């Protein structure tokens, strides 16, 4: 500079992610409707349904200047009459009906029909018409007979009609004149587009016209008439192109296609007729069916498109339904005619009338659409010379928020931030909210009053000028709207706000009510007691005289993709080839100019849309101009590309020659091994089969071994991600025939090519037909097992089949899930066939076949010269899941079935790839008293204790796999206590604050009572004077072991003392996410080391802490006592001592530090050394991120809810202790490793003043009575027991065992009945080592033995928590069970395998297929009949004649008959399908889903399904092979 002014997304599949893909939303629009609401104006719009039926009125008349006339009105005149008035009078203005002219074919309505030259656009008519209008030219002479009206008469209810007489015309007829007209024959010129056209003609023949009226004294003027030519306008016809859906409509056509000759028309034409020929249309969609008026435009969209065709404009079609013509310039005529039909109305029953899809209006239908209005003032139309008349066209008004546009409902100030409402953490705050009140201001609107338009221009008429067109002048009249718009004044904030929404999308949040109910919902989804999602309120948001909802269209949706999509796995490549039509096509040259490009001309109506300006106060609305209308036609030019024609070329393609190659194909022949069978032989009792078995075979001799025979089928090794073939597929050897590709040569042809709808051929397995064959294997079937069942998996048999020939079928996971052809784009490395070069190491080229990768692509996985990369050409296919590859129809098939291939209905997903988990009857590695090896138990008995269940007035409540059950409870006789019964209290049993009053309380006694409680009597404060204490009163807080542990805090259990869980930064990935944390080692350990796109860090592990094992230092009482001394019957009893033990404070010590071996290191090993202790020395405390909505509202706290003379509080009694039963945890036992008796030894840790209580006495004892000492290293509990020694018992229900029960006692306590413990005596049960199953424990452990403590008046303690004594066995090992950790793999799971999920059956609902039939609809053909009208013919009747009537024929609407096809409704019964919280049977699929799954096919089975056969990997695991990568 040029060009351009325009394009947004979101929600929803998942645990999360990316993608595919549908559904939904936000926008705009509407002839709309519905709900709520409503102040005004302007402009527009208003039956989308029943082209259903219509009452009533109006919508087309006009002309007396064409005519005869005078029913009616007015005037004049006349007669009668006082008058009013009556009668007469066409004389004047005028005028009903009538003749005549013009108009009625316009204007107005509707969208039935129509898929068509109907419409749109562009052409043509050399094949045509055109009244009124304009221009030009010419003419208008002479006659005639009727007819309506009027009058008379008749028929009829009416509509109407008949007869007679008489009459006019611009009505009708005849004659004349006559051509440029028409028809025919010639001539000349020019032109063209096939037939031809135009012009001229002093060339010829024939035919055809006419009307007057008005004004004027007249002349004449005006207007009309006839003919012709031309124009204008309007039409007719023809043609190119464009113009909906269905192929589950594929063939259609006899006037059909053409010709000749006619008819007909304004005109061409099979438009029609006769004859002749046999054509014509169709896959570029004929025919048939369905739907529909078309266009300008309108809505939407960035556009391309999509949808639509109201209002306005153009065209078409229609006018109750169907047919037909007449008149006319024009009609097959909306407000004309005839006929038929349906319907309605009138009727005197004989006959008649009618057509709102004109304007109003009515009924009906419907979700739904207006007044039976005013006016011809304007614009336009018809007639007329004009005045004028008519005009439901039109202009106005009315109704309706139906839409668009505009205006208003006030503005400013005003904080005590009022009251009220709502919320709240509550006497406080927040919000409504400057909002209100209040003060000031304004007056659009409203009301009242006053003024008050434009729209009207004038034309016509009159006068003047003028050749025409026209111009000039004077003056009159005319407004529906409407006293409207508008303007002015006055009054006064006065008259005026709603609707929807507030979970996300999507702007806007709280309270209450409700409690999966009521309800909401456009999608996702809310609601099961704390709902921002339901209902209401407060508040807020959005829009606003409207706001929402519903319907419809476009958009978003690139979700039909021309712009602008895809097809390995998401939907989608045909099983493969050949090939027709079609599409596309190598290099060079020339011609042409069809496509293409450019210029020019015509057209593309107006309106609309855009734009500039202008008019209504603005805007909507309207006007004027411009640009545009992307199109079509014509013409001129350009020639690169495409096409066409011509010529050439060789690289595409093919041929030739040579060479090698291979399971390529077909037919024949031959071979050995093996299986089964048969025969013979040897030989004897089993064989066979399985997880284990059985069926089966076998003493009639099997199995086994040997020999022989016949037969069928398949070809080990070689053999290989090797080869060949288009695919399916092809494997012993050999012969014959035969196809292909490859390499080399570059001899030949010269684009001959690529793709390929329809078509044709081939096409695994199964299956079918006919005939063979049949060794093996083997659907079905039979039997045996397994199992809950087993129509299966396993076993024994076994038919079809498997094999051959011929024929059919035509499908597969027919797969590389990847169509064919061509070109281009880094490399590395195997291998097959062929050809080269060589230095004999190697290496190049072509064609195939594998692996890994760059770029690039892809959602990713992955692909990657064999593309899924970058491009070109052609074909096929896809468009959410299900219904369904189903139904119907058609085609193919012997059948099975195959091909083609829907809809209703239903869901909001279905799906692909990848990620993190979880899971697996997947894999690998590792750990743990997990198993194993051991020891001891539980499960059997009795008892204790807890739980379930049952019972009960109550048996209070909670805990329930592991992780409840000797648990909360570390003490239920009352109390506790929460439960039950009964008796009572109601500001309350308890505590605190504030204010007032009082001096009480308290204690005692008596009475009632079960007690609580009540009644009576008596008693009486302290004080430092500040007050304290108590009662009472007022008031504020009551109280609840009532509910919700699924509203919570806190605390706790468990996985698990398992080794894990994360983060920052970086890097990788579109992302979820990964990496780090994986790998190789090592460890108890994510412990440490090494490696590594990671480097670091945190919570965990470990360590730091405590106890314990050794030593040292310090200290030395209440502990200790070696040595010294004193004393005793004896004792650390005493003096003394600190050595030792011990106590309790501190320190040391252990770290793989040292050695050897292995190892890079970390580390491991060693009866190593040293050491009290050795590899974490032993034990404890300590519990990561998290999981189980785990447990606890009854410890406590706490939100919400609930109770308030009770669900609160007090009291008595009862219950928590029940008892056919079941389970858990324990104790004691069953005995001799023992019981009993006597004697005797050695602990530790605790506890004690309401206490421990020595000691003494009494009692058999529990205990009692007295009592020293001790607030405790001092005294006491306190005796330790097992042990040891001696004695006895001698294997038994015992001298085992002690339950149970009787009697008598002791102790605690207000009180031992329910319901305590202990003692004595008597009694002496079960039980003789415990089924299936199951628990604990790896060393000072198990086992065993006692001791202490808490709770506590006492104790149901055999429990719990501690303490010490004695003191083992075993661990080969990790296959298995259980639990856990890490890595990896599969997954359709994610509430996560206690997952998901399939099919039958049963129930309900819904749509649909078949169906004997039945009802209806439109359509075509056949036959019969046939109105009006047209056409043709015609002798009788009428007419002077022209002609008419009648008759006949033909055509035809309609009607009828019979058969068939198509479409639709209903239909007993029947088939499958879909949907529906908790139905039945199984368990098919997802993990190796427990028999890998799936595809095709066949058979079978309640069902999923099973089995056979062939195929696929979209199968896991293991081993091996090959290839690749790295060294």
């Nucleotide at each position: 500079a040029c060009a351009a002014u325009g394009g947004a997304g979101a929600g929803u599949u998942u645990g999360a992610u990316c993608c595919u893909g549908g559904c939904u939303c936000a926008g705009g629009a509407u002839g709309a409707a519905c709900g709520c609401u409503a102040g005004c104006g302007g402009c527009a719009g208003g039956c989308c349904u029943a082209a259903u039926a219509c009452a009533u009125g109006c919508a087309a008349g006009u002309c007396g200047a064409g005519g005869g006339g005078c029913a009616u009105c007015a005037c004049g005149g006349g007669u009668a009459g006082c008058a009013a008035u009556a009668c007469c009078u066409g004389g004047u203005g005028g005028c009903g009906a009538c003749c005549g002219g013009c108009g009625c074919a316009c204007g107005g309505g509707u969208g039935c029909g129509u898929a068509a030259c109907g419409c749109g656009u562009a052409u043509g008519c050399a094949a045509c018409c055109u009244a009124c209008c304009u221009a030009c030219a010419a003419c208008a002479g002479a006659g005639g007979g009727a007819u309506a009206g009027c009058c008379c008469g008749g028929a009829g209810a009416a509509a109407u009609u008949c007869g007679g007489a008489u009459u006019a015309a611009u009505a009708c007829c005849u004659c004349a004149u006559a051509a440029a007209g028409c028809a025919g024959g010639g001539g000349u010129a020019c032109c063209g587009c096939c037939u031809g056209g135009u012009a001229c003609u002093a060339u010829u023949u024939g035919c055809u016209a006419a009307a007057g009226a008005u004004c004027g004294c007249g002349a004449g003027a005006u207007u009309g008439g006839u003919u012709g030519u031309a124009g204008a306008u309007g039409g007719g016809c023809a043609u190119g192109c464009g113009u909906u859906c269905g192929a589950u409509u594929a063939g259609c056509u006899a006037g059909u296609u053409g010709g000749u000759a006619g008819u007909g028309u304004a005109a061409c034409g099979g438009a029609c007729u006769a004859c002749c020929a046999a054509g014509g249309c169709u896959a570029c969609g004929a025919u048939c069916g369905a739907u529909a008026g078309g266009g300008g435009g309108u809505c939407u969209g960035a556009g391309a498109g999509g949808a639509u065709g109201a209002u306005c404009c153009c065209c078409c079609a229609c006018a109750c339904u169907g047919g037909u013509a007449c008149u006319g310039a024009g009609a097959u005529a909306c407000g004309g005619a005839c006929c038929a039909g349906a319907c309605u109305c009138c009727u005197a029953c004989g006959g008649g009338a009618g057509g709102c899809a004109g304007c109003a209006g009515u009924a009906g239908g419907g979700a739904a659409u207006a007044u039976u209005g005013g006016g011809c003032a304007a614009u336009g139309g018809a007639c007329g010379g004009a005045a004028g008349u008519c005009u439901g066209a039109c202009c106005c008004a009315g109704c309706c928020a139906u839409g668009c546009c505009g205006c208003g409902u006030g503005c400013a100030g005003g904080a005590a931030g009022a009251a009220g409402g709502c919320c709240u953490u509550c006497u406080g705050g927040g919000u409504u909210g400057u909002a209100a009140a209040c003060u000031g201001c304004u007056u659009u609107u409203a009301u009242c009053a006053g003024g008050g338009a434009a729209g009207a221009a004038a034309a016509u008429g009159c006068c003047c000028u003028u050749g025409c067109g026209a111009g000039g002048g004077a003056g009159c009249u005319u407004g529906c709207c409407g006293g409207u718009a508008c303007c002015u004044g006055a009054u006064g904030a006065a008259u005026a706000a709603g609707c929807a929404c507030c979970g996300g999308c999507u702007a806007a949040c709280u309270a209450c009510g409700u409690g999966c109910c009521a309800g909401c919902a456009g999608c996702c989804g809310c609601g099961g007691u704390a709902a921002u999602a339901c209902g209401u309120a407060g508040g807020g948001u959005g829009c606003a005289a409207g706001c929402g909802u519903u319907g419809u269209c476009c958009g978003g949706a690139u979700u039909u993709a021309u712009u602008g999509g895809g097809u390995u796995u998401a939907a989608a490549g045909g099983g493969u080839g050949c090939g027709u039509a079609g599409g596309c096509g190598g290099c060079c040259u020339g011609a042409u100019a069809a496509g293409u490009c450019a210029g020019u001309g015509g057209u593309g109506a107006a309106a609309u849309a855009c734009u500039a300006c202008a008019g209504c106060u603005c805007a909507a609305c309207u006007g004027u101009g411009g640009a545009a209308c992307u199109g079509c036609c014509a013409u001129u030019g350009a020639u690169a590309c495409u096409g066409u024609c011509a010529g050439g070329c060789u690289u595409g393609a093919g041929u030739a020659c040579a060479g090698a190659u291979g399971a390529g194909g077909u037919a024949g022949g031959c071979g050995g091994a093996a299986u089964a069978u048969a025969u013979g032989g040897u030989g004897u009792a089993g064989c066979g089969g399985u997880g284990a078995a059985a069926u089966g075979c076998a003493u009639a001799g099997a199995u086994a071994c040997c020999a022989u025979a016949a037969g069928g089928a398949a070809c080990a090794c070689c053999g290989a991600u090797a080869g060949c073939g288009u695919a399916g597929g092809c494997a012993g050897c050999u012969u014959a025939c035969u196809g292909g590709g490859c390499u080399g040569u570059a001899a030949c042809u010269g684009a001959c090519g690529c793709u390929g709808a329809u078509g044709c051929a081939c096409g695994a397995a199964a299956g079918c037909g006919u005939g063979g064959g049949u060794a093996u294997c083997g659907a079905a079937c039979a039997g045996g097992a397994u199992u809950a069942g087993a129509u299966a998996c396993c076993c024994u048999g076994g038919u079809a089949g498997u094999c051959c020939a011929c024929g059919c079928u035509g499908u597969a996971a027919a797969c590389g899930a990847u169509g064919a052809a061509g070109a281009c784009u880094c490399g590395c490395u195997g291998u097959u066939g062929g050809c080269g070069a060589u230095a004999c190491a190697u290496u190049g080229c072509c064609a195939g076949u594998g692996g890994c990768c760059a770029a690039g692509c892809g959602a990713a996985a992955g692909c990657g010269u064999u593309a899924a990369g970058u491009c070109u050409u052609c074909c096929a296919c896809c468009u959410g899941g299900g219904g369904a590859g189903u139904a119907c129809g058609c085609c193919c098939g012997c059948a099975a079935g195959g091909g083609u291939g829907a809809a209703a209905c239903u869901c909001a997903a279905a799906g692909g790839a990848a990620u993190u988990g979880a899971c697996g009857g997947g894999g690998g590695u590792c750990c743990g008293c997990a198993c194993a090896a051991g020891c001891g138990g539980u499960g059997g008995a009795g008892c204790a204790u807890g739980u379930g269940g049952u019972u009960u007035a109550a048996u209070u409540c909670g805990a329930u796999g592991a992780u409840a059950c000797g648990c909360g409870a570390g003490g239920a006789a009352c109390c506790u206590u929460a439960c039950c019964u009964g008796g009572g209290c109601u500001c309350g049993a308890a505590u605190g604050g504030u204010g007032g009053a009082u001096g009480a309380u308290u204690u005692u006694a008596c009475g009632a009572g079960a007690a609580a409680u009540c009644g009576u009597a008596a008693u009486u404060c302290c004080u430092u004077c500040g007050g304290g204490c108590a009662u009472u009163u007022a008031u504020c807080a009551a109280g609840g072991u009532g509910c919700u542990g699924c509203a919570u805090g806190g605390c706790u259990g468990u996985c698990g003392u398992c080794a894990g869980c994360u983060c920052g930064u970086g890097c990788c990935g579109u992302g979820a996410g990964g990496u780090g944390u994986u790998g190789g080692g090592u460890u108890a350990a994510g412990u440490c080391c090494c490696g590594c796109a990671a480097c670091g860090a945190g919570c965990g592990c470990a360590a730091c802490c405590c106890c314990u094992a050794u030593u040292c230092u310090u200290a030395g009482u209440u502990g200790c006592c070696a040595g010294c001394a004193u004393g005793u019957a004896a004792u650390g009893a005493u003096g003394g001592g600190g050595a030792c033990u011990c106590u309790a404070a501190g320190a040391a010590g252990a770290c793989u530090g040292c050695c050897u071996g292995c190892g890079c290191a970390a580390g491991c090993a060693g009866a190593g050394a040293g050491g009290a202790a050795g590899g974490a020395g032993g034990g404890g405390a300590u519990g990561a991120c998290g999981u189980c909505a785990a447990g606890u509202c009854a410890u406590c706290a706490u939100g919400g809810c609930c109770c308030u003379u009770a669900c609160g509080c007090c009291c008595a009694g009862g219950g928590c202790u029940a008892c056919a039963c079941a389970c858990g945890u324990g104790c004691u036992a069953c005995a001799a490793u023992g019981g009993c008796g006597u004697a005797u030894a050695c602990a530790g840790a605790g506890u004690g003043u309401u206490g421990c209580g020595a000691c003494a006495c009494u009692g058999c004892a529990a205990a009692g009575u007295g009592a020293a000492g001790c607030c405790a290293a001092u005294c006491a509990c306190a005796a330790a027991a097992a042990g040891u020694a001696c004695g006895u018992c001698u294997c038994a229900g015992u001298u085992c065992g002690g339950a149970u029960u009787g009697a008598g006692g002791u102790c605690u306590g207000c009180a031992a009945c329910u319901c305590g413990a202990c003692c004595u005596u008597a009694u002496g049960a079960a039980g003789u080592u415990g089924g299936a199953a199951u628990c604990g424990c790896u060393a000072g452990u198990a086992a065993u033995c006692g001791c202490g403590c808490a709770u506590c008046a006492g104790c149901a303690a055999u429990g719990g928590c501690g303490c010490g004594g004695u003191g083992a066995a075993u661990a080969c090992g990790u296959u298995c069970c259980c639990g856990g950790a890490c890595c990896u793999u599969g997954u359709a799971c994610a509430c996560a395998c206690c997952g998901c999920c399939c099919g039958u059956c049963a129930a309900g609902c819904c749509a649909u297929g078949g169906g004997a039939g039945u009802u209806g609809g439109g359509u075509g053909g056949a036959c019969c009949u046939g109105a009006a009208g047209g056409c043709a013919g015609u002798a009788a009747c009428c007419g002077c004649a022209a002609g008419g009537a009648g008759c006949u024929g033909u055509u035809u609407a309609g009607g009828g008959u019979a058969a068939a096809a198509c479409c639709a409704g209903c239909g007993a019964c029947u088939g499958g399908g879909g949907c529906u919280a908790a139905g039945u049977c199984g368990u098919a699929a997802c993990a190796a889903g427990g028999u890998a799954g799936c595809c095709g096919u066949a058979c079978c089975g309640g069902a999923a399904g099973g089995u056979g056969u062939g195929g696929c990997u979209g199968g896991a695991a293991c081993a091996c092979c090959u290839c690749c990568u790295u060294u």